[in-house]
RNA sequence: GCCGUGGUAGUUUAGUGGUAGAAUGGGAGGCUGUGGCCCUCCAGACCGGGGUUCAAUUCCCCGCCACGGCC
Repeated sequence: GCCGUGGUAGUUUAGUGGUAGAAUGGGAGGCUGUGGCCCUCCAGACCGGGGUUCAAUUCCCCGCCACGGCC
């Protein structure tokens, strides 16, 4: 330099053109003599910029980052 795969809550991940889910972690409350376990509730995310579209996290292009392959 070229090719491929991926980038989503703090972390690990699901998802699909029409409101983005879960686990874990965090906060509050309940339970308990205290703590833990357990139960209920709450907040928290689509790598950046453009394009297509009524509508983009999803499709296309350029870039950045990570990993792998070729040279």
Predicted 3D model of a 71-nucleotide RNA (transfer RNA) from a Candidatus Aenigmatarchaeota archaeon. Taxonomically the source falls in Candidatus Aenigmatarchaeota (Archaea, Nanobdellati). Rfam family: tRNA. From the family's description: Transfer RNA (tRNA) molecules are approximately 80 nucleotides in length. Rfam classes the family as a transfer RNA. The sequence is in RNAcentral, with records from ENA and MGnify.